[in-house]
RNA sequence: AUCUUAUCAAGAGUGGUGGAGGGACGGACCCUGUGAAGCCCGGCAACCUGUAAUGUCAUAAUCAAAGACAUUAUGUUGGUGCCAAAUUCCGCGGAAUGAAAAUUCAUUUCCGAGAGAUGAGGC
Numbered sequence: 001a002u003c004u005u006a007u008c009a010a011g012a013g014u015g016g017u018g019g020a021g022g023g024a025c026g027g028a029c030c031c032u033g034u035g036a037a038g039c040c041c042g043g044c045a046a047c048c049u050g051u052a053a054u055g056u057c058a059u060a061a062u063c064a065a066a067g068a069c070a071u072u073a074u075g076u077u078g079g080u081g082c083c084a085a086a087u088u089c090c091g092c093g094g095a096a097u098g099a100a101a102a103u104u105c106a107u108u109u110c111c112g113a114g115a116g117a118u119g120a121g122g123c
Base pairs, nucleotide, nucleotide: 002122003121004120005119006118007117008116013041015040016039017038021031022030023029025091026090027089028088042083043082044081046080047079048078050074051073052072053071054070055069056068057067087115092112093111094110095109096108097106098105099104
């Protein structure tokens, strides 16, 4: 890079440094010298993991649980991730609703997909 899969309406500093950008992309709309991105400290808790507890799993029967799986708890056991706004809203399709003379328009609502982000696994 790519494939599979799960989640994405919650949560997270009045700190230091830095010095102009940032919110993936396009359109819109926002944040930002009352200090952006980045880095350090601090924090949050989504996944994996560690630990603890409980339960399940063996050949006809018994024994054999230092193994495997599931659930719960724990924020530090560690690895990532994240810490404005629903993934900021929309983007493609469908449905409902509303307006309109109408074949049209509208994020007004819902469903699905695509794109994106993150974790885990594969290659």